[in-house]
């Protein structure tokens, strides 16, 4: 320097199940079990959207409407972090 061959990460989270336990429920928290998958499936309710209706209102024997409740594994966003090449 040129060829050929090989290799190109360590590792991360955890969906569903089930158990307790909190909530009016949406839902969350925690073990076990197992990965649905996900370059941020790490944090943030900031914006749009979805679910809940305990509370209130309205009509009337039940119906609707409604967040202050909730979803970050609905999307933007905002903000840390790993790896690779410049």
């Nucleotide at each position: 320097u040129c060829u050929u061959a090989u290799a190109u990460u360590u590792g991360g989270c955890a969906a569903a199940g089930u158990a307790u336990c909190c909530g009016a429920a949406a839902g969350g928290a925690u073990a076990c079990u197992u990965a649905c998958g996900c370059a941020a499936a790490g944090c943030c309710a900031c914006g749009g959207g979805u679910c809940u209706a305990a509370g209130g209102u309205a009509a009337g024997u039940u119906u609707a409407c409604u967040a202050u409740g909730a979803c970050a594994g609905c999307c933007g966003g905002g903000u840390u972090g790993c790896c690779a090449c410049g």